[in-house]
RNA sequence: UCCCGUUGAUCCUGCGGGAGAUUGCUGCUAUUGGAAUUCGACUUAGGCAUGCAAGUCAGGGGACCUUGUGUCACCGGCGAAAGGCUCAGUAACACGUCGACAAUCUGCCUUUAGGUUAAGGAUAACCUCGGGAAACUGAGGCUAAUACUUGAUAAAGGAUUACUACUGGAAUGUGUUUUCCUUGAAACGUAAGGCCUAAAGAUGAGUCGGCGGCUGAUUAGGCUGUUGGUGAGGUAACGGCUCACCAAACCUUUGAUCAGUAGGGGAGAUGAGAGUCUUGGCCCCGAGAAGGGCACUGAGAUACUGGCCCUAGUCCUAAGGGAUGCAGCAGCCACGGAAACUUUACAAUGCACGAAAGUGUGAUAAGGGGAUUCCAAGUGCUUUAUCGCAUAGAUAAGGCUUUUGUCAAGCGAAAACAACUUGACGAAUAAGUGGUGGGUAAGACCGGUGCCAGCAGCCGCGGUAAUCCCGGCGCCACGAGUGGCAAUCAUUUUUAUUGGGUCUAAAGCAUCCGUAUCUGGUUUAGUAAAUCUUCUGUGAAAUUGUUAGGCUUAACCUAGCAUCGUGCAGGAGAAACUGCUAGACUCGAGACCGGGAGGGGAUAGAAGUAUUCCUAGGGGAACGGUAAAAUGUGUUAAUCCUAGGAGGACUACCUAUGGCGAAGGCAUCUAUCCAGAACGGGUCUGACAGUGAGGGAUGAAGGCUAGGAGAACGAGCGGGAUUAGAUACCCCAGUAGCCCUAGCAGUAAACGCUGUGAGCUAUGUGUUGCGUAUUCUACGGAAUACGCAGUGCCGAAGCGAAGGCAUUAAGCUCACCACCUGGGAAGUACGGUCGCAAGAUUGAAACUUAAAGGAAUUGGCGGGGGCGCACCACAAGGGGUGUAGUGUGCGGUUCAAUUGGAUUCUACGCCGGGAAUCUUACCAGAAGCGACGGCAGAAUGAAGGUCAGAUUAAAGGUUUUACCUAACAAGCCGAGAGAUAGUGCAUGGCCGUCGUCAGUUCGUGCUGUGAAGUGUCCUGCUAAGCCAGGCAACGAACAAGACCUGCACCUACAAUUGCUAACAUUUCCUUUUGGAAGAAUGAGCACAAUGUAGGGACUGCCCGGGAAACUGGGAGGAAGGUACAGGCAACGAUAGGUCAGUAUGCUUCGAAUCUUCUGGGCUACACGCGCGCGACAAUGGUAGGAACAAUGGGAUGCAACUCCGAGAGGAGAAGCUAACCCCUUAAAUCCUAUCUCAGUUCAGAUUGAGGGCUGCAACCUGCCCUCAUGACGCUGGAAUCCCUAGUAAUCGCGUUUCAACAUGACGCGGUGAAUACGUCCCUGUGCCUUGCACACACCGCCCGUCAAGCCAACCGAGCAGGGUUUAGGUGAGAAAUAAUUUUUUGAUUAUUUCGAACCUAAGUUCAGUAAGGUGGGUUAAGUCGUCACAAGGUAACCGUAGGGGAACCUGCGGUUG
Repeated sequence: UCCCGUUGAUCCUGCGGGAGAUUGCUGCUAUUGGAAUUCGACUUAGGCAUGCAAGUCAGGGGACCUUGUGUCACCGGCGAAAGGCUCAGUAACACGUCGACAAUCUGCCUUUAGGUUAAGGAUAACCUCGGGAAACUGAGGCUAAUACUUGAUAAAGGAUUACUACUGGAAUGUGUUUUCCUUGAAACGUAAGGCCUAAAGAUGAGUCGGCGGCUGAUUAGGCUGUUGGUGAGGUAACGGCUCACCAAACCUUUGAUCAGUAGGGGAGAUGAGAGUCUUGGCCCCGAGAAGGGCACUGAGAUACUGGCCCUAGUCCUAAGGGAUGCAGCAGCCACGGAAACUUUACAAUGCACGAAAGUGUGAUAAGGGGAUUCCAAGUGCUUUAUCGCAUAGAUAAGGCUUUUGUCAAGCGAAAACAACUUGACGAAUAAGUGGUGGGUAAGACCGGUGCCAGCAGCCGCGGUAAUCCCGGCGCCACGAGUGGCAAUCAUUUUUAUUGGGUCUAAAGCAUCCGUAUCUGGUUUAGUAAAUCUUCUGUGAAAUUGUUAGGCUUAACCUAGCAUCGUGCAGGAGAAACUGCUAGACUCGAGACCGGGAGGGGAUAGAAGUAUUCCUAGGGGAACGGUAAAAUGUGUUAAUCCUAGGAGGACUACCUAUGGCGAAGGCAUCUAUCCAGAACGGGUCUGACAGUGAGGGAUGAAGGCUAGGAGAACGAGCGGGAUUAGAUACCCCAGUAGCCCUAGCAGUAAACGCUGUGAGCUAUGUGUUGCGUAUUCUACGGAAUACGCAGUGCCGAAGCGAAGGCAUUAAGCUCACCACCUGGGAAGUACGGUCGCAAGAUUGAAACUUAAAGGAAUUGGCGGGGGCGCACCACAAGGGGUGUAGUGUGCGGUUCAAUUGGAUUCUACGCCGGGAAUCUUACCAGAAGCGACGGCAGAAUGAAGGUCAGAUUAAAGGUUUUACCUAACAAGCCGAGAGAUAGUGCAUGGCCGUCGUCAGUUCGUGCUGUGAAGUGUCCUGCUAAGCCAGGCAACGAACAAGACCUGCACCUACAAUUGCUAACAUUUCCUUUUGGAAGAAUGAGCACAAUGUAGGGACUGCCCGGGAAACUGGGAGGAAGGUACAGGCAACGAUAGGUCAGUAUGCUUCGAAUCUUCUGGGCUACACGCGCGCGACAAUGGUAGGAACAAUGGGAUGCAACUCCGAGAGGAGAAGCUAACCCCUUAAAUCCUAUCUCAGUUCAGAUUGAGGGCUGCAACCUGCCCUCAUGACGCUGGAAUCCCUAGUAAUCGCGUUUCAACAUGACGCGGUGAAUACGUCCCUGUGCCUUGCACACACCGCCCGUCAAGCCAACCGAGCAGGGUUUAGGUGAGAAAUAAUUUUUUGAUUAUUUCGAACCUAAGUUCAGUAAGGUGGGUUAAGUCGUCACAAGGUAACCGUAGGGGAACCUGCGGUUG
């Protein structure tokens, strides 16, 4: 002091996590030394075996024998109330601090003064005799004291008289004095010493007071000795401490009482500090000693290792009765995550006793154990050679040092250990833990795993290329340590005093009044509470800082100084500010006066139109309702028209961003009553004020109670529709309600989502009320300017995360109140208060979760809006598909196999995919193949070949015999070749579609905290982000355009295999005139055609419109506005398609998923779909005759021509390597004839027979010819496709694939229309804008019930307990009083009081358990719907009420989020 995590990205709010320090436990690892106030505190103040932890002293009389300063028990004195341990209880004068005792005591110690007298009787030990298992105990007898008793004196206490001398703030104190009463010392010892009295000190203790320090109001009232008084008792001492009587007080929102928790402090951890958390160890204080009570002794106890009693536990027992208390030191069990040796010594320091020597001391000292903390040191240094990039490192051979280690001697110590001194040996004896995706230093290393195993504080890794798992290697951090878990502080300005917020993120009470509190205008004087300065005392030591010193240094220790405890108490001073006291003022506030404004409130009366109903008249079939309908009304006369009447509700126009009110709210008119505000005046009061916890009042709609009223509307309910359903939206009817009166209720998106009050801080512009001035005036008034008050809009500074706010602040200041602290659970549960109920108000936790949220940005989307565009849109038209037949592809089914891929547009005559074998990937059968390495085999002959036999459907293989040649070898393990095996979701490349689109970006500048924006927007225009004008933009790039190719026109050049106008021949035909033939020759290149190079079109010209761009029309021109047709074709997206074209990662197969062969299959067939073909006929068919193309192809080829055949075709065969020869007669068309509307002379499927061709091969399964057969079909439902001109339609021709086979595909020409010249309605698409809870981007997101698993909680008939309080009963025992008693420091009895413990009942609280019930949370792929987010398809939400499987629906009022 930050960093990571909400998002596609951004800025906030906000929490979660990480990094730091500390404490406890724990994993792995570990060489040494020192220091420490370190080690059963946390859970169990649970239980304890054993040993030890408090004795000592000759004052006394005894016993014993070892005759001693002896030992033992007893009497007696002192001590045992210390030290040590623990923290259960305790919220309290327990603790801390400052005071008080004029309300007290104090053994041992110190000082001073004085004294130490006279007597007496017992008793233990001991002796004798008993009881008892024991513990222990009874009777009799002897004896002593510094034990005990009585007296004397001193002395003390009380009362009283007098003196007032002293201290003091104050005598109730001290002193002197008179009298009386009461109590009443001593211990001795030869001595040392002891003892007694009084006073003082010291020490220790007791008591009281001020102030300080926990949580809860889901604890608001508590208390009966309670509060006070009088008197008495009691105590060392005050006091309700106790008792009797009297009074009724006392405490409490400044939190009493109750409940929970807790020993307090010095201090410790952390922090910059303020704070927060902790307080175990050391020191001080308190409390406790198994739970509870009680007294005795004593200076001191209600006594840890003393006593008595009750309770629970344990032990012994002879069953009668006894014993016992480790929260002392060790140790054991249990408990637990959690903690040491049943050690040594009184040598040191202290304590007890003693005159002393000394004795005792688990206090203490010392050692052992523990990775408890802190400190210090080490695990080596170096030379050469080799490897190595290396002064990284490794290996080898040498050298150096010895802290540490091992050994030895000395010294040390109570004894040891250690330490210290000296010597010898030998680099010897010594490194781990955690991490390595980000935060966060360190791997894009290898192997394994494959949403598995696992990791991960948080974010997140893992689904076959894991820098996140598990290992290896490397690296990083720290290092005798290093990680984990739990917790505290910091981080956190996330509790904000320092130092936060509340329009929209969590958060302003619905509004006003007002109590306490807090705050408060100008001025004078005083005071000194607060404040400030200064002085004194105190605030223990340790701790902390620093200086110096001592251990080799350090930790540690010692000394000095300082700090700290931020405090408390006392003294002196200052007087500005705050407070207080007294006085004054007027600007705040209030009162008063004046004329105006107003849907302000209450009550009463009046009015108005409309709806509905009734009556009468008219009228005569429908009305009503909807998107469309139906239910409904109507011939018993509706709807409709006219007139009259009844009744209830409401108050149009005016009406407004307008007015009034605290808010809710308030609207016809009139009257009465009540209230408030503004303006103006400046008459009065004189700070009277602001806010406001509690409290009170008011409070829309809905709801409730009672009584009325009831026209319209209208929850619920009923019916009709809609729908898959429709508990809804729509329709018909209609109850409560809405209205009035009297009450209750008390909530709303009660909103300006903005608390109230005050001051200050730019303008501009509306409007309402009042006032002033000026101007105008029809004198009614109007306009303008200014002031005040209200209500709106824009906007500077400033503020804000931004949106925005901006004198009506969300700006700058002040005062007061309310509220917030991640999301959910939840405004829920429980409890309280209120309510008739509905419910309101107050208001948690367990558990769960890493986000939830605000504002703005870019996209995408919308059953949002606007503007454009498109024959894969419509419109206007033309022609089809959809029917039947057939070809072909797909699905499905079948099959041994019917190989596989492609599936909306963007699969389906597609994979150039027209498969007879091949292709071929599929099926059946058969066979074959291993580079290279190793093992086994092999000259004792491997493998191969030839002839023959056997086997087999066939071939091949196998096998047998013989011969030939001669070195390799597939039997095993690895590793390969190969794979149309897998993965197009690992890829390259290529392609489709968006896209017949017009978009996509950059540089600089500018705006914004930023994501981003601007540019790219607006207007006009274009096919176009094409262009023009405007503009914080100015420029640029890729697309578009330009460009390239073809085609249409012209010019020039060229001349074979092309062409033939003119010329000259030639040939043929014709009677002739003449005609024909460039298929004959010359010649020529005019024309055509071909090729090359140029030209041409640019809105250039004219007219209209327009600012321009451009646009409408026209001229000329072969061509006119991109001429026409193509090529190329952006940033990107689609995990689109292809591993089966090739390439390629990984995986798999590997003698089979490889390779070859034979046969079959891809050609199946109840069926469905797509795309074609020929048809259904007369715009036609048939027959005959006649005419006109272009593109292409040709040597395993195209083939003229001749002959044969009815034809397919066959037999010969010229030419052609092709502008030369051939394919090659184009067909529709035209002419003539016929058919005459029929299932036909239409149509041609299917089938039969006979031929031909290709090819090893035509059965499955080819094509063609001829004859015969002659099916369906008479123009096609819903729906849907293509097309805007040489286009559609129609006609044929060529090529491709190819041995053969097109109705396919790709080209070519012939004939040749109709209709728009528009639009955005449908389908889509582009731009702008708007909303969004979407960003995997609407095929999005998301809500609730139900079903299932798990979890915690709530309610719960109850069940069984613990704590605590109260009441009652029983009552061990204790105390007091009284009485009695041959036992007299004793016993017994009675009364009273206290009272443990147990029992009963009630209350309260805690935890356990529970049938059943309830909601909540959570859990990849359950059910039902689709509630919300877009106008979310009925706008959403709030309050309330009713209803419904569920989200929800409906009514009423409200909000705009």

Annotation
Model confidence (mean pLDDT): 80 of 100. Small-subunit ribosomal RNA from a Candidatus Woesearchaeota archaeon, 1457 nucleotides, folded computationally. RNAcentral holds the sequence, with entries from SILVA. It matches the Rfam family "Archaeal small subunit ribosomal RNA". Lineage of the source: Archaea > Nanobdellati > Candidatus Woesearchaeota.